[in-house]
Context: one part of a larger RNA
Molecule: large-subunit ribosomal RNA, half A
Organism: Bacilli bacterium
RNA sequence: GGCAUAUGUGAGGAUGACUUGGCACUGAAAGAUGAUGAAGGACGUGACAAACAACGAUAUGCUUCGGGGAGCCGUAAGUAAGCUUUGAUCCGGAGAUUUCCGAAUGGGGUAACCCACUUGUGGUAAUUCGCAAGUAUCGUUUAGUAAAUAAAUAGCUAGACAGAGAGUAACCUGGUGAACUGAAACAUCUAAGUAACCAGUGGAAAAGAAAGAAAAAUCGAUUUCCUUAGUAGUGGCGAGCGAAAAGGAAACAGCCCAAACCAGUCUUAGGACUGGGGUUGUAGGACCUUAAGCACAGAGUUACAAAAUUAUAGUAUAGCUGAAUAAGUUGGAAAACUUAAUCGUAGUGGGUGAUAAUCCCGUAAGCGAAAUACUGUAAUCUCUUUAAGGUAUCCUGAGUACGGCGAAACACGUGUAAUUUUGUCGGAAUCAACGGGGACCAUCCCGUAAGGCUAAAUACUCUUUAGUGACCGAUAGUGAACAAGUACCGUGAGGGAAAGGUGAAAAGAACCCCGGAAGGGGAGUGAAAUAGAAUACUGAAACCAUAUGCCUACAAAAAGUUAGAGCCCGUUAAUGGGUGAUAGCGUGCCUUUUGCAGAAUGAACCGGCGAGUUAUUGUAUCGUGCAAGGUUAAGUUGAAGAAACGGAGCCGAAGCGAAAGCGAGUCUGAACAGGGCGUUCAGUACGAUGUAAUAGACCCGAAACCAGGUGAUCUAGCCAUGAGCAGGUUGAAGAUAAAGUGAAAUUUAUUGGAGGACCGAACCGACUUACCCGGAAACGUGAGCGGAUGACUUGUGGCUAGCGGAGAAAUUCCAAUCGAACCUGGAGAUAGCUGGUUCUCCCCGAAAUAGGUUUAGGCCUAGCCUUGAGAUAACACAUUGGAGGUAGAGCACUGAAUAAAUGAUGGUCCCAACUAGGGAUACUGAAUUUAAUCAAACUCCGAAUGCCAAUGUUGUGUUUCUCAGGAGUCAGUGUAUGGGUGAUAACGUCCGUACGCGAGAGAAAAAGAAUUCAGAUCGCCGAUUAAGGUCCCAAAAUUUAUGCUAAGUGGGAAAGGAUGUGGAGUUGUCAAGACAGCUAGGAGGUUGGCUUAGAAGCAGCCAUCCUUUAAAGAGUGCGUAACAGCUCACUAGUCAAGUGACACUGCGCCGAAGAUGUACCGGGGCUAAGCAUAAUACCGAAAUCGCGAAUUUAAUGUUUUUAAUAUUAAGUGGUAGGGGAGCGUUCCAUAUGCACUGAAGGUUGACCGUGAGGACAGCUGGAGCGUAUGGAAGUGAGAAUGCCGGUGUGAGUAGCGCAAGACAGGUGAGAAUCCUGUCCACCGUUUGCCUAAGGUUUCCUGGACAAGGUUCGUCCUUCCAGGGUAAGUCGGGUACUAAGGCGAGGCCGAAAGGCGUAGUCGAUGUCCAACAGGUUGAUAUUCCUGUACCACCUAUGUAACUGAUGGAGUGACGAAGAAAGCUAAAAAGAGCCAGUAAUUGGAUUCUGGUCUAAGCACAAAGGUUAGUAUAAAGGUAAAUCCGUAUACAGAUUAACUGAAGUGUGAUGGUGACGAAAAUCCUCGGAUUUUCUAAAUUUUUUGACGCUAUGCUUCCAAGAAAAGCUUCUAAGGCUAAUUAUAUAGGUGCCCGUACUAAGAACCGACACAGGUAGGCAAGGAGAGUAUCCUAAGGUGAGC
Repeated sequence: GGCAUAUGUGAGGAUGACUUGGCACUGAAAGAUGAUGAAGGACGUGACAAACAACGAUAUGCUUCGGGGAGCCGUAAGUAAGCUUUGAUCCGGAGAUUUCCGAAUGGGGUAACCCACUUGUGGUAAUUCGCAAGUAUCGUUUAGUAAAUAAAUAGCUAGACAGAGAGUAACCUGGUGAACUGAAACAUCUAAGUAACCAGUGGAAAAGAAAGAAAAAUCGAUUUCCUUAGUAGUGGCGAGCGAAAAGGAAACAGCCCAAACCAGUCUUAGGACUGGGGUUGUAGGACCUUAAGCACAGAGUUACAAAAUUAUAGUAUAGCUGAAUAAGUUGGAAAACUUAAUCGUAGUGGGUGAUAAUCCCGUAAGCGAAAUACUGUAAUCUCUUUAAGGUAUCCUGAGUACGGCGAAACACGUGUAAUUUUGUCGGAAUCAACGGGGACCAUCCCGUAAGGCUAAAUACUCUUUAGUGACCGAUAGUGAACAAGUACCGUGAGGGAAAGGUGAAAAGAACCCCGGAAGGGGAGUGAAAUAGAAUACUGAAACCAUAUGCCUACAAAAAGUUAGAGCCCGUUAAUGGGUGAUAGCGUGCCUUUUGCAGAAUGAACCGGCGAGUUAUUGUAUCGUGCAAGGUUAAGUUGAAGAAACGGAGCCGAAGCGAAAGCGAGUCUGAACAGGGCGUUCAGUACGAUGUAAUAGACCCGAAACCAGGUGAUCUAGCCAUGAGCAGGUUGAAGAUAAAGUGAAAUUUAUUGGAGGACCGAACCGACUUACCCGGAAACGUGAGCGGAUGACUUGUGGCUAGCGGAGAAAUUCCAAUCGAACCUGGAGAUAGCUGGUUCUCCCCGAAAUAGGUUUAGGCCUAGCCUUGAGAUAACACAUUGGAGGUAGAGCACUGAAUAAAUGAUGGUCCCAACUAGGGAUACUGAAUUUAAUCAAACUCCGAAUGCCAAUGUUGUGUUUCUCAGGAGUCAGUGUAUGGGUGAUAACGUCCGUACGCGAGAGAAAAAGAAUUCAGAUCGCCGAUUAAGGUCCCAAAAUUUAUGCUAAGUGGGAAAGGAUGUGGAGUUGUCAAGACAGCUAGGAGGUUGGCUUAGAAGCAGCCAUCCUUUAAAGAGUGCGUAACAGCUCACUAGUCAAGUGACACUGCGCCGAAGAUGUACCGGGGCUAAGCAUAAUACCGAAAUCGCGAAUUUAAUGUUUUUAAUAUUAAGUGGUAGGGGAGCGUUCCAUAUGCACUGAAGGUUGACCGUGAGGACAGCUGGAGCGUAUGGAAGUGAGAAUGCCGGUGUGAGUAGCGCAAGACAGGUGAGAAUCCUGUCCACCGUUUGCCUAAGGUUUCCUGGACAAGGUUCGUCCUUCCAGGGUAAGUCGGGUACUAAGGCGAGGCCGAAAGGCGUAGUCGAUGUCCAACAGGUUGAUAUUCCUGUACCACCUAUGUAACUGAUGGAGUGACGAAGAAAGCUAAAAAGAGCCAGUAAUUGGAUUCUGGUCUAAGCACAAAGGUUAGUAUAAAGGUAAAUCCGUAUACAGAUUAACUGAAGUGUGAUGGUGACGAAAAUCCUCGGAUUUUCUAAAUUUUUUGACGCUAUGCUUCCAAGAAAAGCUUCUAAGGCUAAUUAUAUAGGUGCCCGUACUAAGAACCGACACAGGUAGGCAAGGAGAGUAUCCUAAGGUGAGC
């Protein structure tokens, strides 16, 4: 380390049982609210109080009327304090109170806040201050007043109104109105008048009493249900859409105006209003006539007229009475069990220490209300005439009906299109009339429009109450069983969790021990503590440990399986269990594929959840009932889902035809013909199963489309108002001076200070490079880089919104999202695409093809499969007979093609040249002949197979056909063979045939889908074989016989090559001596001729003879300059037997170079263990046989006959797929059982079953659970990059987020990290100090250390408790206005709403009064001390008319530049003060200090300007003001302004060392109190601050209003009032802590990023650059 077992306070939270909560329904009720302030909230209220609940300053409650009767003080257990029989708490009715926000309503506003006015009232000397009520807008109405404009009206003002406003789940009516989708595309169409938005009402709404429906001499308002009917219709006549009448039911209810006519009032004389009258279609009414009548009677507070009261009954909102059991046993406990009883109009249900009719609450039954509400009845009360006749006249709904054009609604898409509505243009009739009856016309019939009201039956459920469930039971059921719409996320709209359990009872563990604590060990409680509170019932698995048994350190492992020794144990007693040395065989699962161990997909592991359902309608099969019939639907009765009623309707019993119609026939047709369809066959209702259609339709999954909203805190542009830019450089225009000119021009110098100028910090940007890349950072850092007075940068507030905005333009930005944002909805969009789809056994078993297809990875039909019913021999084989034109073959045709011969025609040459002609020809070449060929689209011929038939016998549970239900398949693939294509390439591609794989295991081929053998029902330690094998690995022959091979050929390969070797041939040569070797010769003419410098056999050309010889070329090769030389042919000798050549053939050789490693026999190895031929044995598979067993089908028997059993026969590989039979889970019914003497669940086991599964036993557990038969389903998981939770591995690994710490002491259980000290180091235009936004208690003190802090921790920005923010002057409000917002009236718009006047809000701007010091643990311009100022009030004094909501002025404004005067600040010197260390000296050295505000008074560098008089026309009226004009005066005097300075403020404050005292001490020191000094002056530098909103220059020409000053209108004749002086008084609301960043903000973090403004020391330096320092801060959380 492996396997197994046991154990575990391990971890975890499945399972089981439980339920407080949900879900779906049923009956009844109700459908409320609100200016008398709602819904919904904010903030408060408790002795202690964070959350929920309750309540409201009368606050965990108050009053009263009832109920009730003993305890109470909410959840919530604690302590304290209280209440209660004088009746509490509690329950019910009615009241009171009810802060602030919210329609929100006095004005405003950033909801829960601020600021007012009027009246009354409290209080003060008075202002400030407090309380109560009122004060919005619109509408209606009343009154007053009153424009242009005479009257009047608009308008304005005031009063009145339970008027409106807002809320509200669904239902309802109306306005506007999509898209995805379907149509396999898409446009009419569909989805759908749906979703959504908007307006509005009610408990219901809407509709509604016929200008109707119809076609019966009919019905009689509306609404809803059933049916008609998926019919009539409509429809790219596609997809689809789809009535109505009639019939059956529910419920029923009818009325009122306008008009004619009469009367009255008013009148602008037109009419208007009020009352009477009157209200319809077989027309009615007015009008006229006649009759009857004010009683009987009828009706009534929903319509039809309207207001109540009383009585009574009932109901609702609290309640009350309410029968009957004991003992024993077990047990912690009795309700269990046993025995014996009781009640029952009560045996529903819940509780009680286990399961209770008789213990408790209840239940059946009965009783009950002061008060409020509702319903019914009665009484009081209220209201009400009718009939007939006449027909002269009058009335009976007008911009209407209707028509044209354009639309919409009607089932009906413009159609033949009636009917209804209407935008627009036209436009009637008047009862002798008008409308309708599906174009239109006529007849007939029905009705009477253009006014209105109307209950019930119907729809829904935010809600109350009583109940029910073959609904869920904590991953379920609501998102929510629990402080859940919470925590958390997002700017926002919006999104949105997890999380139940001690026990009967806290009896919640006294006490002891260890430990700083946490925690643990004992003890104790309890039935149980392995029920111990940190998640506590049960307590599975992953995962983590410990102990024991066996095994394991030469071993190569899909990890198992088969065999198996040894060791250990001892069982549901079984040939037992654990382990497993060794050996044989053996490449996971799923999906997708022709094909996967695949290096193709998916899964880390475990647990739970997770996918063919439901409704309706067809169709087939099965079952049941009835049957020529079957059956009800809605509804009614009913306690009921039982049952009965209900026959409307549906299907069937008759068909044919377009129809009229006829009918066992009918249609066609002239037909008595023929033909088509019928005439034969039982249906129907319900249930079950298969399948289809319509619905999301097996589950998960888009990118998208549309609707309505939310976003410009990011970013883009714009608007308004503010802010920022160290320092240095250059030197435009202009000006001045000089020169110059007639004058100019021009030149020079100086001045000047321009610029999308230059260099360069802050600031803004982002070119390069390195790092970073699971970062420090979801875009950064380092080093360089670009712009840096401008088209610059930036703060605050605002505007622009998705069919859009913005864009110096990149498809760039619009909140980490952009070729169209985000959120929610339509919505479960659609997906011919991918993935996934859960228990078992049995029978059969495919396809990857054809045709069609906007079709090719989809689908339809056919083919092939299956199930049921039926039919038949249609099948194979043999024989016989046929048709045919392939293979082959052939050349007879058609073509192609080779050679030869003959050879026409034509050409050329020669002769000849004439009207001729002849000859030649290596030219062309028809045709013919001979020889030899070729063909898919040639055939004189022509098979084998196959195909079509007939006959025959054998075989057969085999093959086939028809109908009906259900499929799957349409990607194929390899081999062999016949072909096409390709290159007679491809594991290529396309066809035909066959076989296999696919869907097929076993054996062989080392290993291998497709090759060879062979088709696996199961078992066997039986037998025989196939392919293939028999030396070893490794079962079987080192078998037999004869040869071959020598190459390890065997055991990879071609052209080509070779005297390898075997066989069988042909042909030379040889005893007259071959072949090979050796010895010898190989000569002469002649150096042949020519050529050549030379050429002699041998450069080349020509010729190639002769001679001698045994033989010898005018020369085979080498060689020389040329000769020479060597050699060959040829000849002789020697030797002694075969020796050459050629082709065929068996086996071999060379040709033969590759990448990790032998590596081309599977290895060893082999000379056979190779090859060939022949032979005999043996091995060898899941084949065959044998034995046993199971199962299917058939046949035959038997029996207890839906079945079981026996025998026989034939079967039983299997993917997609069809069929059959079962197991298990949850719940229900019936029957029957078990259980505290221990249910379910968990866990272990060696038992049973073919299997899914099922028993039994032990332990655990502690209360429920089975069995049988039926029924109903949220019914079975291993895979979906599934969902949720838990737990591993990686791994004690990466990392610990830029930077300096060291030492000593202290504290403490513990110190690198906390505190103190010393030394060291870092920042220092910042890492310092102040402030805005934002945060929201982080601030301070004390305590704590679980978690957080990237380590530690005694520490903390953490946790707990307590404390802390003080203002007339600071900021904001009470003052003002900008951009912009809102907006009375108003204008516009389907609605919502948009714009906007008067107004009213709105700072980033305008206005505006306080300074210094001290003080706390934490605040200070806020408290205190001192010294001031502002506004208002009162008193007193003095003086004076005051004075707009109107006029005027002022307020009031740009950029850049230059120079000046100052101050702050700094430095230096002198003086002064104090100090200056040890034993001493030095003291002109050294160190530190030398400071003071606002206010008031004086006064000033500088800046700006001007007065008086008169006039009259402008400033909406007026004006003495402003403006204008004229005249006069005067420039350095006056006025205004103004930093600084001086004095005062200040006899004050501050102020070091030192001294003294006290406290603490880490002995270094620290803190507190008291006392105390100098406190003068010079020089230098000198601001970006002040003078200065100045001055100069320039062009781009640079807010508004209040305030302030002044003028009158007006008021007034009084000191109402105003000014001033003094004194006394008053002074509101909000903010104020802390932080403001390398830890408090925005970035998920204690994050190297981002974030506006102010202050700005020294040395060096131009400088805010840079380096080093001060003040101050810090040492970076390993």